Small-subunit ribosomal RNA from a sediment metagenome, 1528 nucleotides, folded computationally.

RNA sequence: AGAGUUUGAUUCUGGCUCAGAACGAACGCUGGCGGCGCGUCUUAAACAUGCAAGUCGGACGGGAACCUCGGUGCUUGCAUUGAGGGGAGAGUGGCGAACGGGUGAGUAACACGUGGAUAAUCUACCUCUGGGAUGGGGAUAACUACCCGAAAGGGUAGCUAAUACCGAAUGAGAUGGUGGCUGCAUAUGCAGCAGCUAUUAAAGGUGGGGACCGCAAGGCCUACCGCCUGGAGAUGAGUCCGCGGCCCAUUAGCUUGUUGGCGGGGUAAUGGCCCACCAAGGCGACGAUGGGUAACCGGCCUGAGAGGGUGAACGGUCACACUGGGACUGAGAUACGGCCCAGACUCCUACGGGAGGCAGCAGUUAAGAAUUUUGCGCAAUGGGCGAAAGCCUGACGCAGCGACGCCGCGUGGACGAUGAAGGUCUUCGGAUUGUAAAGUCCAGUAAGCAGGGACGAAUAAGCAAGGGGUAAUAUUCCUUGUGAUGACGGUACCUGUCUAAAGCCUCGGCUAACUACGUGCCAGCAGCCGCGGUAAUACGUAUGAGGCGAGCGUUGUUCGGAAUUAUUGGGCAUAAAGGGCGUGUAGGCGGGGGACUAAGUUAGGUGUGAAAGCCACGGGCUCAACCCGUGAAUUGCAUCUAAUACUGGUUCUCUUGAGUUCGGGAGAGGAGAGCGGAAUUCCAGGUGUAGCGGUGAAAUGCGUAGAUAUCUGGAAGAACACCAGUGGCGAAGGCGGCUCUCUGGCCUAGGACUGACGCUAAGGCGCGAAAGCGUGGGGAGCGAACGGGAUUAGAUACCCCGGUAGUCCACGCCGUAAACGUUGUAUACUAGGUGUAGGUGGUUUUGCCACCUGUGCCGACGCAAAUGCAUUAAGUAUACCGCCUGGGGAGUACGUCCGCAAGGAUGAAACUCAAAGAAAUUGACGGGGGCCCGCACAAGCGGUGGAGCAUGUGGUUUAAUUCGAUGAUACGCGAAAAACCUUACCUGGGCUUGAACUGUGCAUGACAGGUGUAGAGAUACACCCUCCUUCGGGCAUGUACAGAGGUGCUGCAUGGCUGUCGUCAGCUCGUGUCGUGAGAUGUUGGGUUAAGUCCCGCAACGAGCGCAACCCCUAUAUUUAGUUGCUAACAGGUAAAGCUGAGAACUCUAGAUAGACUGCCGGUGACAAACCGGAGGAAGGUGGGGAUGACGUCAAAUCAUCAUGCCCCUUAUGUCUUGGGCUACACACGUGCUACAAUGGACGGUACAGACGGAAGCGAAGCCGCGAGGUGAAGCAAAUCCGAGAAAGCCGUUCUCAGUUCGGAUUGCAGGCUGCAACUCGCCUGCAUGAAGUCGGAAUCGCUAGUAAUCGCAGGUCAGCACACUGCGGUGAAUACGUUCCCGGGCCUUGUACACACCGCCCGUCACACCACGAAAGUUUGCAACACCCGAAGCCGGUGGGGUAACCGUAAGGAGCCAGCCGUCGAAGGUGGGGUAGAUGAUUGGGGUGAAGUCGUAACAAGGUAGCCGUAUCGGAAGGUGCGGCUG
Repeated sequence: AGAGUUUGAUUCUGGCUCAGAACGAACGCUGGCGGCGCGUCUUAAACAUGCAAGUCGGACGGGAACCUCGGUGCUUGCAUUGAGGGGAGAGUGGCGAACGGGUGAGUAACACGUGGAUAAUCUACCUCUGGGAUGGGGAUAACUACCCGAAAGGGUAGCUAAUACCGAAUGAGAUGGUGGCUGCAUAUGCAGCAGCUAUUAAAGGUGGGGACCGCAAGGCCUACCGCCUGGAGAUGAGUCCGCGGCCCAUUAGCUUGUUGGCGGGGUAAUGGCCCACCAAGGCGACGAUGGGUAACCGGCCUGAGAGGGUGAACGGUCACACUGGGACUGAGAUACGGCCCAGACUCCUACGGGAGGCAGCAGUUAAGAAUUUUGCGCAAUGGGCGAAAGCCUGACGCAGCGACGCCGCGUGGACGAUGAAGGUCUUCGGAUUGUAAAGUCCAGUAAGCAGGGACGAAUAAGCAAGGGGUAAUAUUCCUUGUGAUGACGGUACCUGUCUAAAGCCUCGGCUAACUACGUGCCAGCAGCCGCGGUAAUACGUAUGAGGCGAGCGUUGUUCGGAAUUAUUGGGCAUAAAGGGCGUGUAGGCGGGGGACUAAGUUAGGUGUGAAAGCCACGGGCUCAACCCGUGAAUUGCAUCUAAUACUGGUUCUCUUGAGUUCGGGAGAGGAGAGCGGAAUUCCAGGUGUAGCGGUGAAAUGCGUAGAUAUCUGGAAGAACACCAGUGGCGAAGGCGGCUCUCUGGCCUAGGACUGACGCUAAGGCGCGAAAGCGUGGGGAGCGAACGGGAUUAGAUACCCCGGUAGUCCACGCCGUAAACGUUGUAUACUAGGUGUAGGUGGUUUUGCCACCUGUGCCGACGCAAAUGCAUUAAGUAUACCGCCUGGGGAGUACGUCCGCAAGGAUGAAACUCAAAGAAAUUGACGGGGGCCCGCACAAGCGGUGGAGCAUGUGGUUUAAUUCGAUGAUACGCGAAAAACCUUACCUGGGCUUGAACUGUGCAUGACAGGUGUAGAGAUACACCCUCCUUCGGGCAUGUACAGAGGUGCUGCAUGGCUGUCGUCAGCUCGUGUCGUGAGAUGUUGGGUUAAGUCCCGCAACGAGCGCAACCCCUAUAUUUAGUUGCUAACAGGUAAAGCUGAGAACUCUAGAUAGACUGCCGGUGACAAACCGGAGGAAGGUGGGGAUGACGUCAAAUCAUCAUGCCCCUUAUGUCUUGGGCUACACACGUGCUACAAUGGACGGUACAGACGGAAGCGAAGCCGCGAGGUGAAGCAAAUCCGAGAAAGCCGUUCUCAGUUCGGAUUGCAGGCUGCAACUCGCCUGCAUGAAGUCGGAAUCGCUAGUAAUCGCAGGUCAGCACACUGCGGUGAAUACGUUCCCGGGCCUUGUACACACCGCCCGUCACACCACGAAAGUUUGCAACACCCGAAGCCGGUGGGGUAACCGUAAGGAGCCAGCCGUCGAAGGUGGGGUAGAUGAUUGGGGUGAAGUCGUAACAAGGUAGCCGUAUCGGAAGGUGCGGCUG
């Protein structure tokens, strides 16, 4: 510090996710030790048991047990008694119990934090200090006796003490009153001083003691402790104030003790804290009130920081103590281990009544994913009491349990290659585990055992010495010395000895780490993207590897990354986002100069910012964690002083911002009234006759009752042609004939005036298209709805004919639009060019120049993701407002406000997805555009589709009808030959190292062949015959083992080969340039071509694969060579014949050359490329044909040509064999053959090819047969011989339009050939038979010249079998105007929501399943408040008829007090009507999600009617239509 994920790819926007750190954690697997920490986060749920607050005898009375001494009784060790000691338990009294410890329910508050105030206060114990403590009195508990009660407890009578209680005295002082002085002060006043007056205290205990008094106790003195009253301090507490820190406005108004005053009460103290009276205030958009949530902070976690989250442990504060209320005591409480009352719950009970409060420490139960021992000790630290010893202390110190966290240590170290064995993988060579192990040497940390053994402990008491104090050597205080005490713990540590200890997660990318097997969209994984459908690095296992390590993963939570709420540090034209527009209130911000001030601001000082923590340095535990010390820091607050540039405040002033006035000007600016013409429709009349109208084509409709057309006259309503313009005006919506009246704003030119009067604008107010609503008019045209006609599968639409609301007017509502420049308003600045509207100025003016205000286009800098914007900013800045924070759910629900309604405004959540989106790129596509090509259409010729047959396919059948190919690009295809074989299929019969191959070990010497028997055959049996050798072996057979074999699966694991687009002209690269980038450029453009062929131009310049050419055949010529080919001349010769001699001329053969290149001429073109025409030429513009197939596409075809990975079979899915099948047959399709006839058939005669084949071959002549054929054997390994007669053609004869002398299917009979064998199932011949068919529906195919058509010939396959296939030649046409249309293709461009690419994408209803939510008659639970009733305890007040020790009084009585009663307040409870929040609810509503449901086709291309927005209406649904608007 970033990364993954939207796309075919890109940039951006934007969400989701990950890597980090942390935790009071939990869960899973695993687990050696130690140190230091931490440990019910859940129900403030309920609690058994034990402990957690006592202490003081030096305050007091009393005194058990026990001990000592003495006495008595006597059973001499017991009873009793006196004295002394002793002091338990309980009691009175004092102090403490208000601390310490726990918890976080409540609380949004002066509760907390921080800083102040207290001149408005208190403070026990403690410290310092002043003064004092005189003299009396009356009770009461304990105790005793009696009584009540189950108990808890209580009553009556009697006795008694005090540092308990009560008078009196005194008053340094304190307090109150009074009036005076001094100092100070923040508004009240405060402090001090002196005077008068009133009120007001006390308690003793212990130790010691010289004189004096006393019988003694003691008095007295002294010391200490204690007591009373003041002052000061310290500590602690109370109260008040400024500032600060949560959410909701779908909580907007709240408040009657409320706000203030006067006077009282009350308190330690201010105060409506409380009361009476008076006034009517107080709070709130700077968020009152209400609701929800929450203890607050130092800190802790995270972060670079700013921030965000959090408030366990430790520390500070607050609150609470079963729930609610209340006071008492006290210095302090409204009191966790106190009291009273009410309530709930639990327990005891004799049923009458009582007891209790773990949110103290342990522990229990329930809850929960989850959190410990009913431990030891007061040794240390701290606290309470005490003079002290000491006692108490679940505070605390320790130990135990828990890997809960942090830190440290260990599980060994060194050497060790044959790179052992084993495992795993393998290309079988090896690789890896791996120096890892074994082995050798060494070490022995932690635990165990044994031995030693701490620090933590000192200012204790006591004793001794010195000093203070005293009358004093006492006591006592201080200093020094001496001096007891350890829970942890026989622990840490040291020494010796001895052995033992690794797991967890991950390995597709992010993200370090890969292979094999299993599985087969199953099982499963998953944080995101996503894996799994037979070769899974993603599941499971294993080997290996990576990471961390006594832990490792998972889950949860927080921060980070996230600049994804943006102060630091974001945005709003198109991604989410500018309010529809204006006006203006609060608020925010604000021009130039001077003066003052000092609030902000800046600087310095002071106080505070507790400690701990963080940080730095140093130190202590062996290190670290941990602990200690010092410093820094604590960014803050308060206060003092200073400065005055800026902001603010006050004041004076200025004119440039803003405004006023005067001159001129333009304009569909607004409102009202009036007027005008054209057109439409209607009415009346005239002329006139059969149609009009409408459409893609029609029909509905109108018209012989006279339409349309045309003329005249009239009526009515609405809108204003031309002018008219990216022209004008207005804030926006919007505004268009002409005239008048009223009226708003703007521009321009300068003068004068005011003097910052300004900008923006939350709420508020006003305006606001169309549609719509209300009332009343009006209604020509148009026209939702509706009716009809068409179209259509349907057509609730598009088209047509009608047509209501509406559109128009007046008044009133509504308040929304794609209300858009999708761009808030204002101001300033920042190159220009060119139009246009209005005005002004200048000038040698009918032409320019300049300025201002508007309105357009182009364009620089700059900006921007890009598109683009660019002085009319989307640039650079300032001010203010509005708005956004992933998509969907949803602008929906609920609530509220507005509206007559329609509806509008405000505006969520659950749930769900990993995207949704913007711009641009490359493709593909379009019922987009342009250009061009092709037998693509057109123009022609001939076919197919109909018939019969052949052949292939589908289907069906079958034991099997083997398998594959299946739009174009399967179907006379693989198959260039299925009777057996082939053959892969079926039936039956056999074999199992096998029919064929290789190797090894062992054994044997045969096997083959011939004959015979059995059998369907394979095979089995019998007989005959029977090895070679260089002695190494070879060959063969048997047996055993390695392994063979498979036309078994997967062409979607593959190689190779092939089809198709397509012989279409394309496909790319290097460098450069442009672009953030994908990419572009080049390759586009202008011409041209068959061609990305060539030329020109050009930020491109070059190059490659394709095109073309090079290759083959063919057309011409030359030359060379002439046999088997040829024969002109010469000669011979035949029935004829190159037959022979001969020739090398010709044809031909087959080698080498030549030739054609737009080379030449003319024209067109740009002077190019090229095209057109011409000449010459055998051939002319690639002459004709072939071979040749770019990058790629179709997961195209083929595992059955072959090869091959993986899987599968192994007495069978292998192999041998018999017979059968592949040849089936209702039917459907493809490809062909033959025909339907006279351009023909039949018969006779006759002519002319090319190419090819031939030895297990072609096979001549001759003879036989009607023929197929037979016989025969010559010749020929071929320019020699043979196949071999070419046929159509030509000549002649016949047939005469018919199912025929056409056609030949089918069938019968008889033959031939091949072959082991023609039954299933071959071909041919002869005779006989003589079917359909008379030119073929929709539709569809081929072909542009030696082509189509037609005619035959040959070859391969092959024993035989050709209508197929591949070649060959013969005869030999027609037509092409042209590119509108169909199909396919190429280039450019455009749109796109497509990229699996239009066979795309995608919308809505309906049906089904699941999920969350809303409404709902209601039902139910909680919360807070209100009204009334009842009214406990208790404080306060009142009261008289009860009771009463201290004081007064001789007494009666009184004062005072207690109890009682009454009253105000008052908790819980009750009743009532509302509020609010939740749960639930038959039914209902929409929403979301869900591999293959239904209906349509709305959107994306001109999406086939351009789409969308608002509104109204209609319709199964998407949606349609009307009106207005927008261009996205």

Annotation: Rfam family: Bacterial small subunit ribosomal RNA. Rfam links the family to the GO terms structural constituent of ribosome and ribosome.